[in-house]
Context: one part of a larger RNA
RNA sequence: CUGGGUGUAAAGGGUAUGUAGGCGGUCGCGCAAGUCGGUGGUCAAAGCCCAAUGCUCAACAUUGGGUCUGCCUCCGAUACUGUGCGACUUGAGGGCUGGAGAGGUGAGCGGAAUUCCCGGUGUAGUGGUAAAAUACGUAGAUAUCGGGAGGAACACCAGCGGCGUAGGCGGCUCACUAGACAGCAUCUGACGCUAAGAUACGAAAGCGUGGGGAGCAAACAGGAUUAGAUACCCUGGUAGUCCACGCCCUAAACGAUGGAUACUUGGUGUUGGGGGGUUGCCCUCAGUGCCGGAGCUAACGCGUUAAGUAUCCCACCUGGGGACUACGGCCGCAAGGCUAAAACUC
Numbered sequence: 001c002u003g004g005g006u007g008u009a010a011a012g013g014g015u016a017u018g019u020a021g022g023c024g025g026u027c028g029c030g031c032a033a034g035u036c037g038g039u040g041g042u043c044a045a046a047g048c049c050c051a052a053u054g055c056u057c058a059a060c061a062u063u064g065g066g067u068c069u070g071c072c073u074c075c076g077a078u079a080c081u082g083u084g085c086g087a088c089u090u091g092a093g094g095g096c097u098g099g100a101g102a103g104g105u106g107a108g109c110g111g112a113a114u115u116c117c118c119g120g121u122g123u124a125g126u127g128g129u130a131a132a133a134u135a136c137g138u139a140g141a142u143a144u145c146g147g148g149a150g151g152a153a154c155a156c157c158a159g160c161g162g163c164g165u166a167g168g169c170g171g172c173u174c175a176c177u178a179g180a181c182a183g184c185a186u187c188u189g190a191c192g193c194u195a196a197g198a199u200a201c202g203a204a205a206g207c208g209u210g211g212g213g214a215g216c217a218a219a220c221a222g223g224a225u226u227a228g229a230u231a232c233c234c235u236g237g238u239a240g241u242c243c244a245c246g247c248c249c250u251a252a253a254c255g256a257u258g259g260a261u262a263c264u265u266g267g268u269g270u271u272g273g274g275g276g277g278u279u280g281c282c283c284u285c286a287g288u289g290c291c292g293g294a295g296c297u298a299a300c301g302c303g304u305u306a307a308g309u310a311u312c313c314c315a316c317c318u319g320g321g322g323a324c325u326a327c328g329g330c331c332g333c334a335a336g337g338c339u340a341a342a343a344c345u346c
Stems, first nucleotide, its partner, number of pairs: 003318004007300002012314001014201004021194003025088007033081002035077004040072003047067008091191001092188003095184004103177007110154001115149007125136002162169002206247006215241002220236004258313006266291011295302002319346003328339004
């Protein structure tokens, strides 16, 4: 470079916005760059291919023809691509009307429970386990009643239900705010798709500064278990978990399935809209599940939410180990992250 691939064999970027680039709807007219036909020029010789000839043959040599697939010039064609102009509405966007939702941010509020503190009742145990012990308790525990403090999380509703691009989002109320969907067919008139770099977001853990700290709980201590037990079990327990601000940028970041558009039998649930009806139902749009047809697949399976049939763009793979490594570069406070080899070996 080319080919073949990327659900599970190696391989879809964690997600989005968007720059360059690539690709791009319908109709008409012009141009003729790509494209197509032709003319002329050039494309050294040798070589290569074909034919004939010369050395006794051949190698070799000589002659003729072809090749040299290219480039340039001019003439012509205009279906397609391109380009200029004009037009269109189906793609895209706007407007109006409407309902749904744990979408996001901030503030306030609520009840249950755990723990702790104070007080009452009350007395010898409690706790924990397979069984125990460490532990707690006559300085009055556990249990129970009343009062108080504080932090974190929101039972039931709750659903293969909803929302969000992904990460993710769940008590109630208010304020601010984003998107999607349906209906009307009112406006713009291809304004589109994808997206290298770039930018933003990005669970948990971790880091910095300052708060907070109920429960839980790495580390750590003790008790058990055991041959040992740096574990599993038990009693404790610090970071952390929570808040504000600033970093980190990873994941089985998964549907292990990139995005967009069009097309291709059905059945059955469910969420949010719209339309019709004889209200046992039917039609339709958008989502979310299950089962299955053709087709696809190595099989498993996928199957209008495709892994089917096609087109466009991006990312990635190319035997296992070495190696999600070394070195270098960039980023980071650090931890480390991103990019990413080779020797050697099977």